[in-house]
RNA sequence: AGAGUUUGAUCCUGGCUCAGAAUCAACGCUGGCGGCGUGCCUAACACAUGCAAGUCGAACGGGAAAGUACUCUUCGGAGUGCGAGUAGAGUGGCGAACGGGUGAGUAACGCGUGGGUGAUCUACCCUCUGGUGGGGGAUAACUCGGGGAAACCCGGGCUAAUACCGCAUAAGCCUUUAGUUGUCGUUAACUUUAGGGAAAGCCUUUGGGUGCCGAAGGAGGAGCCCGCGUCCGAUUAGCUAGUUGGUGAGGUAAGAGCUCACCAAGGCGACGAUCGGUAGCCGGUCUGAGAGGACGGACGGUCACACUGGGACUGAGACACGGCCCAGACUCCUACGGGAGGCAGCAGUGGGAAUUUUGGGCAAUGGGCGAAAGCCUGACCCAGCAACGCCGCGUGGAGGAUGAAGGUUUUCGGAUCGUAAACUCCUGUCUAGAGGGACGAAGCAAGUGACGGUACCUCUGGAGGAAGCCCCGGCUAACUCCGUGCCAGCAGCCGCGGUAAUACGGGGGGGGCGAGCGUUGUUCGGAAUUACUGGGCGUAAAGGGCGCGUAGGCGGUAUGGGAAGUCAUGGGUGAAAGUCCUGCGCUCAACCGAGGGAUUGCCUGUGAAACCACCAUACUGGAGUGCUGGAGAGGGAAGUGGAAUUCCCAGUGUAGCGGUGAAAUGCGUAGAUAUUGGGAGGAACAUCGGUGGCGAAGGCGGCUUCCUGGACAGACACUGACGCUGAGGCGCGAAAGCCAGGGGAGCGAACGGGAUUAGAUACCCCGGUAGUCCUGGCUGUAAACGAUGAACACUUGGUGUGGGGGGUGAUGAAAGUCCCUCUGUGCCGUAGAGAACUCGAUAAGUGUUCCGCCUGGGGAGUACGGCCGCAAGGCUGAAACUCAAAGGAAUUGACGGGGGCCCGCACAAGCGGUGGAGCAUGUGGUUUAAUUCGACGCAACGCGAAGAACCUUACCGGGGUUUGAACUGCACCUGAACGAUCUAGAGAUGGAGAGGUUCCUUUCGGGGACAGGUGUAGAGGUGCUGCAUGGCUGUCGUCAGCUCGUGUCGUGAGAUGUUGGGUUAAGUCCCGCAACGAGCGCAACCCUUGUCUGUAGUUGCCAUCAGGUGAAGCUGGGCACUCUACGGAGACUGUCGGCGAGAAGCCGGAGGAAGGUGGGGAUGACGUCAAGUCCUCAUGGCCUUUAUGUCCCGGGCUACACACGUGCUACAAUGGGCGGUACAGAGGGCAGCGACCCUGUGAAGGCAAGCGAAUCCCAGAAAACCGCUCUCAGUUCGGAUUGUAGUCUGCAACUCGACUACAUGAAGUUGGAAUCGCUAGUAAUCGCGGAUCAGAACGCCGCGGUGAAUACGUUCCCGGGCCUUGUACACACCGCCCGUCACAUCACGAAAGUGGGCUGUACUAGAAGCCGCCGGCCGAACCUUCGGGACGGAGGCGUCGACGGUAUGGCUCAUGAUUGGGGUGAAGUCGUAACAAGGUAGCUGUAGGAGAACCUGUGGCUGGAUCACCUCCUUA
Repeated sequence: AGAGUUUGAUCCUGGCUCAGAAUCAACGCUGGCGGCGUGCCUAACACAUGCAAGUCGAACGGGAAAGUACUCUUCGGAGUGCGAGUAGAGUGGCGAACGGGUGAGUAACGCGUGGGUGAUCUACCCUCUGGUGGGGGAUAACUCGGGGAAACCCGGGCUAAUACCGCAUAAGCCUUUAGUUGUCGUUAACUUUAGGGAAAGCCUUUGGGUGCCGAAGGAGGAGCCCGCGUCCGAUUAGCUAGUUGGUGAGGUAAGAGCUCACCAAGGCGACGAUCGGUAGCCGGUCUGAGAGGACGGACGGUCACACUGGGACUGAGACACGGCCCAGACUCCUACGGGAGGCAGCAGUGGGAAUUUUGGGCAAUGGGCGAAAGCCUGACCCAGCAACGCCGCGUGGAGGAUGAAGGUUUUCGGAUCGUAAACUCCUGUCUAGAGGGACGAAGCAAGUGACGGUACCUCUGGAGGAAGCCCCGGCUAACUCCGUGCCAGCAGCCGCGGUAAUACGGGGGGGGCGAGCGUUGUUCGGAAUUACUGGGCGUAAAGGGCGCGUAGGCGGUAUGGGAAGUCAUGGGUGAAAGUCCUGCGCUCAACCGAGGGAUUGCCUGUGAAACCACCAUACUGGAGUGCUGGAGAGGGAAGUGGAAUUCCCAGUGUAGCGGUGAAAUGCGUAGAUAUUGGGAGGAACAUCGGUGGCGAAGGCGGCUUCCUGGACAGACACUGACGCUGAGGCGCGAAAGCCAGGGGAGCGAACGGGAUUAGAUACCCCGGUAGUCCUGGCUGUAAACGAUGAACACUUGGUGUGGGGGGUGAUGAAAGUCCCUCUGUGCCGUAGAGAACUCGAUAAGUGUUCCGCCUGGGGAGUACGGCCGCAAGGCUGAAACUCAAAGGAAUUGACGGGGGCCCGCACAAGCGGUGGAGCAUGUGGUUUAAUUCGACGCAACGCGAAGAACCUUACCGGGGUUUGAACUGCACCUGAACGAUCUAGAGAUGGAGAGGUUCCUUUCGGGGACAGGUGUAGAGGUGCUGCAUGGCUGUCGUCAGCUCGUGUCGUGAGAUGUUGGGUUAAGUCCCGCAACGAGCGCAACCCUUGUCUGUAGUUGCCAUCAGGUGAAGCUGGGCACUCUACGGAGACUGUCGGCGAGAAGCCGGAGGAAGGUGGGGAUGACGUCAAGUCCUCAUGGCCUUUAUGUCCCGGGCUACACACGUGCUACAAUGGGCGGUACAGAGGGCAGCGACCCUGUGAAGGCAAGCGAAUCCCAGAAAACCGCUCUCAGUUCGGAUUGUAGUCUGCAACUCGACUACAUGAAGUUGGAAUCGCUAGUAAUCGCGGAUCAGAACGCCGCGGUGAAUACGUUCCCGGGCCUUGUACACACCGCCCGUCACAUCACGAAAGUGGGCUGUACUAGAAGCCGCCGGCCGAACCUUCGGGACGGAGGCGUCGACGGUAUGGCUCAUGAUUGGGGUGAAGUCGUAACAAGGUAGCUGUAGGAGAACCUGUGGCUGGAUCACCUCCUUA
């Protein structure tokens, strides 16, 4: 210090998540030792039991017992001494208000900090001062009696005091009078007058000590008051009657409405009152670089509380944790009449995810009492339990390679665990045993240790007793095997798992930490993700619709003043602990002790005067006023004009009009539309008109008049900071909408009808109501947009345009030109800014001031509450839940029912087909035991298959076989192998078997080859996966494209090059250009064909010569020609003209066999389709192994209601039949082609020559041509189908071959929608050959013969290329995506209500208790005249008053039949709204309508594509 995650990739915005530290923790696995700390966060829930506050005999009265000793005894016992003035109880004093616990309440002077007390108190302690005289009456204990179950109570009697009560005395004290001094000031200080009030003794060594009373001071403590600080909510905005103040009184230690009476009407609040929620506060703790954020457990300070609520008493101090009274809830005891209790003290119990022992000791520290000894002390000091935390230590060290065994893995070689182990030599921490043994203990000395025989030291023995947890896909250090197969599971985020998982589970290995390791929860950090330090708002979330203006904030120049802010320098305080620094002590550390520093704050003294504020005076630059002038759809009112639409009347006129993509509804013979004239009425103002003008915005448009606002320019004068912004507030505010009254021509939600459509609640058409218009009122919202708040200042330029002024020119004026300037309004652009797009003096630049607003997406601008509105609705405005994104800009693609340019038999123009028929063939489907498998738009379907009767064959049935039909190795055994023939069987197979006796080598045993058998490795598989693969292939597409290096541009993805202007079949070439080059493609090189030529001349050829035939290159001969097959030439836009840019090239011409790639072929870039093929082959993995292998027979692949593809043959006369005659090319042939001849109607057969082929054969080419016939008919067309008889191949033609002959003679008369091929030797048509093959083509691959028509052209369909544009697509339009409905589930809202909590108001009732009052009653102290009085008590009454009660509100929580929308969920239903011009551009406010997305009206926006025009800008 950052990282992961939105995308195909990029930059940005933005959320989510992780790595760190911490913890009073808990849970899981594991666990050796020690030190120091810490340990009920929950139920302020309930508590059994024990202990936690007593002490003093030197304040006082009284005073045992057990036991024991002695004496006495009637032996029952009694007395005395000791026990002992002890125990226990009582009176009295002090303490119990401390210490200890807890955090419920409290948002408060509660706490913190700093002050005040001239408004106060203070027991014990210290200092100082003055006193302590003399009397009195009771009472508990005790005793007697009584009541009660108990707790306890009542009565009679005795007694003491430092208990209680008078009296005396009073320096000072308190009250009071008058005065003086001081102070800001009162109750301060001093003097004075009158009055008032004290006491207690005890001990003593008799010296004294110690108490007690009054007063003053101190220390420490406490009360009260004040400034400042101290959480969230405004969906809490108003609160308040003792309320605010005054006077008087009461009350308190003390000020005060603290309380009361009266008077006044105040007090608090946007600087947040009141109300609601939450919470003890602080020193500090955690985190953080800091600022800050979170927290307040232990320790320390403070407050509050003590079962809940109320109350007072006592006291120096309490409204009192272990006191009292009352009420309530709960628990316990009870004899039912009554009583008792309060662990938030220490232990302990239940409860809980979770938090310890019912321990020891007062030895230390501290506290209470006491003169002291001492007693008490669950404060405290210790121990125990818990890895809860921090710190330290150990579980051994060194050597040790055969790199052991074993595990894991493997490419089978090895690698790794691994010096790890074994083994050898050592050490001795911890642990165990033994011995010694503390500090803590202190004042003059002695004594005193719970911890503890602990720490520590020494010795002995012995590697012996001591390692786990998490992780290993990225973030994030660490990889392999097996299992599993979207299962089981993992997961902090992204995400893994659907047969090769480094992500699940296990193993091995590795990484991290280590007596711990992980998980979970929580806090801070990272998060600059609330931004003070330190963020933003054009498009990402975010500028208020606009103005006026209140509070507030901010504010020009100069001088002077004081000094609140500010600054400087002192003083006080900021407790201790903690943090930090430096030392010290425990062996170190944690821990502890000491010193220092810090404590950023508050108070206060002194000083400074720049800045800010304030006061005073002045200034003119900001702002404003006055004067002159012109511009303008600025606003309001009244009037007025013409064009057009519609309607009415009249005329002319006749059959249509209107409307649309096409139509129809509609109007019209009752006379429309059209046209002419006249009239009515309403609304809007063409041209001018313009990125022109005006206005704050909304907005404003004929003309005239009146009223009126603002801006601008010019030159002066005046006021003198009067300014800017603006929370609330007030006003204005398009359209739609609402209310009332008018008006209503056109348009036109709703509605009706017609179309379209699968539907059409739409788009289109015909109608049409609200509305649109006017007046008055309401509403208050818009994409109210420049998606850009207002104001001021500063910062290179260029160019338009509106308004004004000046200059130039010129005799002057106007116009025009140019220059300067002020003010508006546009465009381009520098610096700069920005994520980019872009902005750029009209800033989104640089600064200042003020306001508004934002903080992930959805839920949602919704719910609830409040305010406003007649309503519609507006303003304000959440949460639960859910997601890991949602977004912005730009990039590359792809796509568009976007655009431009251009190609292609793509269309068009033509010719011929398919689709209809019959048949052939393939496919689907169906059937079947099986109908083997694959191929599925183009690019599957006469495809794999260049040929299924058996075989093939993979399928089915049946019969066999198991190291196997074929292959390799090893071991063992046997033997040549082989085998005619016979036999069982459907065959495989089995049985018999004449014969046969091998070859190489040999040490003669054998070994090897070969064959058989057994065993073992292993074979075999057309079994699965083409989505694990190689190879091969199809396709886009023979389309012209696809890339790279360097450079340059861009933050980047990327761009440039490759775009542009021409041109081409072509990224072909030329030119231009921040590009320059290069590669794979194109072209060429190759084959073939077309012309010529050289060479060669048989099997080819035959012109000349000769021979010869019925004819014939048949023969001699020849190689001229044809031809054959090897080589060469030729064509290159080379040439001429034109066009073009002096280019590339195009057009035309000449020549030429051929002309612009001459025709054809081979040749297929980067890539796409998880395209096809595991059944050609190869191959990973999986499966199978007496079977999914293999052998055999038979069957099937040939089935048949149907559907489709591809073909053949036809439907006929351009034809059929018959007869005659002619002309090819390219091939094939020895298990072959097979002539001639003979036989047969024929298929074919017989015989058989020739030929391994330019020689022989297949082999007749056919259409054509010449004749004859048929004459338009289901025919002399057509040939299916069927019958019979045959031929051939073959082991075998039944299932299931081809062919022949005779007979039969079906459909079919040119084929609906639709659809295919072809641009020249092509289509069409005609035949021939070949591969496969025993046989079996209408298919396929080739060959030649005859031989057309048409192309204007690129609008449209399809496919493709380039450029550009839009995009919400990137699995890329077969994309994405919206809403209703249905189902499941989750949270929320509403709801008749219901239940609880808190609380307001009114009334009622009123415990305890304080206070007040009180006739009668009762009573020791004092007074008394003895009657009584003073005073006190009980009791009664009253005010206040807790828990309650009644009534009625508010807030809040829970729940509720039903209901509403929302979120999520698997491949559900209906449509197609949005993204491209998304097929009606979208969005938007509003209104209506509709299953739904939505549609329509009205106004607005561009965040709309496309085409055209205008304007402006840039460029030469």
The RNA shown here (small-subunit ribosomal RNA) has 1516 nucleotides and comes from an uncultured bacterium. Its mean pLDDT, the model's own confidence on a scale to 100, is 85. The RNAcentral record of the sequence draws on ENA, Greengenes and SILVA.